[in-house]
Context: one part of a larger RNA
RNA sequence: AGCAUACGGAGGAUGCCUAGGCUUCCAUCAGCGAAGAAGGACGCGACAAGCUGCGAAAAUCCGCGGGGAUCUGCAAAUGAGACUUGAUCCGCGGGUGUCCGAAUGGGUCAACCCAUGCGGCUGAAGGCCGCAUACAUCGCGAGAUGAGCAGACGCAGGGAACUGAAACAUCUUAGUACCUGCAGGAAAAGAAAGAAAUAUCGAUUUCCUGAGUAGUGGCGAUCGAAAGGGAAAUAGCCCAAACCGGUUGCGUUUCGGCGCAUUCGGGGUAGUAGGACCGGGCGAUACGCGCAGACACUGGAGUGGAACCGUCUGGAAAGGCGGGCCGCAGCGGGUGACAGCCCCGUACACGAACACUGUCUGCAAGUUACCGGACUCCUGAGUAAGGCGGGACACGAGGAAUCCUGUCUGAAUCCGCGGGGACCACCCCGCAAGGCUAAAUAUGGAUGGAAGACCGAUAGCGAACCAGUACUGCGAAGGAAAGGUGAAAAGCACCGCGGACAGCGGGGUGAAAUAGAACCUGAAACCGUAUGCUUACAAGCGGUCGGAGCCGGCCAGUCCGGUGACGGCGUGCCUUUUGGAUAAUGAGCCUACGAGUUGCUUCUCGGCAGCAAGGUUAAGGACCAGGAGGUCCGGAGCCGAAGCGAAAGCGAGUUCUAAACAAGCGUUCAGUUGCCGGGAGCAGACGCGAAACCUUGUGAUCUACCCUUGUCCAGGCUGAAGUCUCCGUAACAGGAGAUGGAGGGCCGAACCAGUUUCCGUUGAAAAGGAUUUGGAUGAGGUGAGGGUAGGAGUGAAAGGCCAAUCAAACUGGGAGAUAGCUCGUACUCCCCGAAAUGUUUUUAGGAACAGUCUUCAAGCAGUCUUCAUGAGGUAGAGCUACUGAUAGGAUGCGAGGGCGUCAUAGCCAGUCAAAUCCUGACAAACUCCGAAUGCGUGAAGAUGAUCUUGUGGAAUGAGUCGUUGGGUGCUAAUGUCCGGCGGCAAAAGGGAAAUAGCCCAGACCAUCAGUUAAGGCCCCUAAACACAUGCUAAGUUAAUAGAACGAACUGCGGUCGCACAGACAGCUAGGAUGUUAGCUUGGAAGCAGCUAAUCAUUUAAAGAGUGCGUAACAGCUCACUAGUCGAGCGACUGCGGGUGGAUAAUAAUCGGGUAUCAAGCAUGUUGCCGAAACUAUGGGCUUCAGCUCACGCUGGAGCGGUAGGGGAGCAUUCCGGUCAGCUGCGAAGAAGUGCCGCGAGACACUUUGGAGCGUCCGGAAAAGAAGAUGUAGGCAUAAGUAACGAUAAUGCGGAUGAAAAAUCCGCACACCGAAACCCCCAGGUUUCCUGAUCAACGUUAAUCGGAUCAGGGUAAGUCGGGUCCUAAGGCGUAGCCGAGAGGCGAAGUCGAUGGCUAAACGGUUAAUAUUCCGUUACCUGUGGCAGAAUCAAAGGAGUGACGGAGUUGUGACACGCGCGCCGGCUGACGGAAUAGCCGGUUGAAGGUUGUAGGUAAAGGGACGGUUUAAGAGAUGGUCCCUGCUGAAAGCCGACAGUACGGAGAGCCUUCGGGCGAUCCGAUAGCCGCGGUAAUCAUACUCCCGAGAAAAACUCCGGCGGUCCAGUCUGCCAGAGCCCGUACCGUAAACCGACACAGGUGGGAAGGGAGAGAAUCCCGAGGUGCUC
Repeated sequence: AGCAUACGGAGGAUGCCUAGGCUUCCAUCAGCGAAGAAGGACGCGACAAGCUGCGAAAAUCCGCGGGGAUCUGCAAAUGAGACUUGAUCCGCGGGUGUCCGAAUGGGUCAACCCAUGCGGCUGAAGGCCGCAUACAUCGCGAGAUGAGCAGACGCAGGGAACUGAAACAUCUUAGUACCUGCAGGAAAAGAAAGAAAUAUCGAUUUCCUGAGUAGUGGCGAUCGAAAGGGAAAUAGCCCAAACCGGUUGCGUUUCGGCGCAUUCGGGGUAGUAGGACCGGGCGAUACGCGCAGACACUGGAGUGGAACCGUCUGGAAAGGCGGGCCGCAGCGGGUGACAGCCCCGUACACGAACACUGUCUGCAAGUUACCGGACUCCUGAGUAAGGCGGGACACGAGGAAUCCUGUCUGAAUCCGCGGGGACCACCCCGCAAGGCUAAAUAUGGAUGGAAGACCGAUAGCGAACCAGUACUGCGAAGGAAAGGUGAAAAGCACCGCGGACAGCGGGGUGAAAUAGAACCUGAAACCGUAUGCUUACAAGCGGUCGGAGCCGGCCAGUCCGGUGACGGCGUGCCUUUUGGAUAAUGAGCCUACGAGUUGCUUCUCGGCAGCAAGGUUAAGGACCAGGAGGUCCGGAGCCGAAGCGAAAGCGAGUUCUAAACAAGCGUUCAGUUGCCGGGAGCAGACGCGAAACCUUGUGAUCUACCCUUGUCCAGGCUGAAGUCUCCGUAACAGGAGAUGGAGGGCCGAACCAGUUUCCGUUGAAAAGGAUUUGGAUGAGGUGAGGGUAGGAGUGAAAGGCCAAUCAAACUGGGAGAUAGCUCGUACUCCCCGAAAUGUUUUUAGGAACAGUCUUCAAGCAGUCUUCAUGAGGUAGAGCUACUGAUAGGAUGCGAGGGCGUCAUAGCCAGUCAAAUCCUGACAAACUCCGAAUGCGUGAAGAUGAUCUUGUGGAAUGAGUCGUUGGGUGCUAAUGUCCGGCGGCAAAAGGGAAAUAGCCCAGACCAUCAGUUAAGGCCCCUAAACACAUGCUAAGUUAAUAGAACGAACUGCGGUCGCACAGACAGCUAGGAUGUUAGCUUGGAAGCAGCUAAUCAUUUAAAGAGUGCGUAACAGCUCACUAGUCGAGCGACUGCGGGUGGAUAAUAAUCGGGUAUCAAGCAUGUUGCCGAAACUAUGGGCUUCAGCUCACGCUGGAGCGGUAGGGGAGCAUUCCGGUCAGCUGCGAAGAAGUGCCGCGAGACACUUUGGAGCGUCCGGAAAAGAAGAUGUAGGCAUAAGUAACGAUAAUGCGGAUGAAAAAUCCGCACACCGAAACCCCCAGGUUUCCUGAUCAACGUUAAUCGGAUCAGGGUAAGUCGGGUCCUAAGGCGUAGCCGAGAGGCGAAGUCGAUGGCUAAACGGUUAAUAUUCCGUUACCUGUGGCAGAAUCAAAGGAGUGACGGAGUUGUGACACGCGCGCCGGCUGACGGAAUAGCCGGUUGAAGGUUGUAGGUAAAGGGACGGUUUAAGAGAUGGUCCCUGCUGAAAGCCGACAGUACGGAGAGCCUUCGGGCGAUCCGAUAGCCGCGGUAAUCAUACUCCCGAGAAAAACUCCGGCGGUCCAGUCUGCCAGAGCCCGUACCGUAAACCGACACAGGUGGGAAGGGAGAGAAUCCCGAGGUGCUC
């Protein structure tokens, strides 16, 4: 370390439970609000943080009623109280009700600030209390009304897109989503200018039906009525006008009137027309707003309300047993387990103030009705209708009626007008252009009641729990997790360990503590402890089969359990694929959750059931009923019973035709309703998943640009224009020197940026660090406040930026968009079982039809063999049989060539070549021929469900390999495309080492039986190291293939030659002569080269020479010959085996070891082995046949299987019935063992557990997980690994403490020091201080802390803000514009980043100070006194009031230096005391004094210039004075206080000393130099880009006042409101998820060196960065 067992930890599944949800039904009600709502903020308690309740009358007050004993909420304890003189509590009605919010006195950043009038308190100012004070509409006024909120339903104004159409534009989605306006308890509609059709009906609305009909429609996708019929509910009316009368005004008049306009009253309201008018009649009847009373019902606190005991078990009885009782009550809940009779209740009965409704009675405004005549009047006008353009109607412009209207036209008047789907006529129906109207219908935020084959804590609402919370986001918005002790807290007294800790051990409570608060049960992953066996030469999908040894058990056996040395076999699961161990996808593991559902009066098929030529009801109604149920009505409608035809139409027929035949479709075959099941359609339709589109909103705290107002830029350098002087010119020009200080100038810090390299990359940091670099007076940087918004903004332009998001932000919604795409899709057994092909396809990875599969039914075909008989043009073959092609030869039409003096002829030559002949030979698109196989037909035989048709359901339409016939390609490819066959796919087993497709062979199960196939038989490894004959020597070979070519490798042959007349090989010898052949050459002699007749001679034989060699010869050899030897030798060639040729990428090898008369190769022979094949034995299932009462038996056949079809079952949850079921003597769940079933699974027992759960028969589903980069939780792994966040640095001693690297004290050391110090803003919001504590937080420890707990802390007339002002900009009365919402906008009002504006020094606290205290000041009101003097509104004017750069002077504070002075100290070794060192030597506001300087608008003076006749006048310059302004400085403030010295209670101590409240004392108390970006100064100079507003203030003005008013001055007295104020603030407290190397505006800013704020070092001060 592995396996097993036992016991634990961790974790929180499972079971049980429910306090909460979900769905539906019924009833009530359907609003609240200026009498201040909804919703909030802040408060209220003895103590009080949250919730609840309430409101300064504050967990409440008053009255009436109920009720009757406790009460002070959730929520304990303590304290203090209340109550039978009736509390708490419940109902009803009142009171109070801070502030915000429509918000309404004005303002505003909601819960705050500031007012005005009147009244009150007081104390004049200041302060407090009460009431009132918005706007719009109506209205003279008084007054009234409105607004805002709220869930769905309603009407109206606007109005998408994704999507569907397999694309898309009309169309669809859809008048949907959404925005907006307005309303009601309902809304809307509504009493016919209607619907119809020759008959009629009689307002509207809703339901059923008509009907998916008529229609509409790129006639596509789709859309889709109406009448009529049946029901629910029913209800009808009023004006305008004619006519009559009156009011007011006007006109006219013959003054009698008349007319017009206006308004009021009467009258009047209809289509068989009605009314006015004329004549007559009516006063009955009916209805009735409203008021009052009575009664009744209902609601709304409540009241009464029957009936049980004993015993057993047990912690407890409601359980068991026994015996009773009640019931108009056996709904339900509780009580220590399950209760009709214990408690609350329930049935039933009763009930008040009050509220609502109804009925009745009384009073009563008022309303309604008839007949006839006449034909004079009236009967809704910019209307009806029409043209053009749109929209609505089911109806898309269509033949398009009807309705609405933007625009242009424009009637009639009852003898009239409209409609009846273009239009016309007849006929019929109706009467527009005015209005009101209940019910039936829709909905549910709220209240009450009821129910559930709904959920039961990952479920059910997001929310069972203090949840729209925590948390995230600028915001709109998004949005969790989290239930259970026990019957009762009886929640562990006391003791011990430990730090007065946590946590344990005893002990006690309890039925139980392994129920101990992290609490019921307590699974798994994961982590341990103990015991048994195994493991250190061993190689693996970890199992399976066999199995030694060891250990344990008992019922003691051929037993059971644990372990498992060793051996055989063996490459996970899913998905997707032709094909997966694949190195293709997915999963770390476990637990829970997680996907074919539901609706439809749409269609189709099957099963079951009812009735049947018929079947059936729908809406609705009635009755019953606990119920959403049951029964009965209801026949409207639908389907069927008849079809054919385009239709008229005819009809068992009909159509076609002139007619008929024929033909087509019918006539034969039962339907219909319900339930269940398969499938389709419409709906999200099996689940998850886009990128996108549209719509309403939210965002410019980031960033882009713009507007307003502020602010910042060390230091150094350069030296433009201009000016001055000189030179120069006729004058210019030009030159030189000064002066001057320009510049998108130069160098370089802050600041801004981000060039290079490195680091970082699970970072310190979701963009940084180090180094280096660019700009740094400008188109510069930066703060604050504002503006611009999504097809929009902004953009010095990169498609950049618009909150870590940008080729169209973010949020919610349409929405479950769509997805021909990917992934995933969950229990078992049984039967059958594919396809990867054809045609078409904006089609090719998708579809439709066909093909192939399956289920059921019907039918009687089908297949094979043999024979017979057919059609055909392939293989082959052939071509003098065609069409083409074609090698050689013969012949050679014809055409080139040469000769020929031109031409012709002729001659020569023989290159091309027609045609013909001979020989040879080719073809997919040649055929005189022509098979095999296949196909058709017929006959016979065989076989036996194989076939066909129909019906329901599919899947498939990516294929792949082998072989064969071909195309293509290279007669390449694991290439590609077809045809035939086979396999794989979807097929396991044996063989081929391993190896989908090859060979053998098709697995129902079991067997330690047998026989074989392919292939094998030396070992691994089952079977002959068998037998026989050859071959191979290369380890060739032993299961891949090697070529051309080469070789005395070797075996067996063949042909030819040589050979005893002596071959071949070896040895000995010769190998000569003409001649050095000739030519060539310097030479060439056999042997450089050329020529050739390569000759001849001697010979046994010897080339004018085979090779070596020389300069050339020479020399050595060979051919050839002889001798010797003595028997075979040589050449060519065929076949078998071997060999070289032979080179590839991670060591090698036939699978390995190995093998040689093989264990190789070849041939032959005999055995054996070998599979899931075949056989044997037993068993299971399916199917057919037969038998049978019997699902039983017998017999035959069959049982591989993906997609897919069919059949039968198991489990889970719930419901009905059943077992008078089980259960505290122990249910479910959990853990284990045994046993049964083919299986899903079932049962029994043991332990745990402590209250529910089953059997059987049926029913209904949120009904089965291993996978979806699934969701949630838990737990692993890496791993005790990386890291512990700037490398500025620590060390020692002491203190505290359980414990000290980190805390505190001390001493050293180190770091920052234009900061790592100090002050202020923003932002944060208690982090500040003190005490206590250390679980968690702190990257370690912690005694410490910005942590936890408790207490404390922020003091203002003058500081900042408000009570003052205005900028950009916001809001906005009037007004303008706009479908609506809303957008602009004079006046006005808000709005600082600006203007205005009065306090300083010192001291003090643990924590505040310009705020408290001391001292000294100042500002504005008020009262009094005194004095002076006229005060004074609107309005106007001035002022306020402004840029940049540069230069000079002045000059504080701070600071430095020096002198002096005061105080103190002074040395181991040595010097020094007339010396050295250290510290101090200070001082505000304000008052007073107007200096230097500046200025020149007023006045005066002086001196020049110009103009002029002029000394006038005018103009302008310089200087001075008055004036205005004004730093500095002097004096006062100022003997306060500091340093220093002395005394010193007390505390601590390491005994050296240290700290120290308080008290006392005296004294220096000055000068000079340097120096500045303060100040003067808004100065001055120059420049061009020409540089806020308003108030305060001053003056004018003179409405008004003439005083107890008001103004000025002085003094005295008194007043002075609200908010902020702690602390951090370059950071551990802000923005960055963090105690984060980042970011963050302003001010102050010392010394040495230095130009400097650079840089280095140091001071004050602060730190050493939490391992």
Molecule: large-subunit ribosomal RNA, half A
Organism: bovine gut metagenome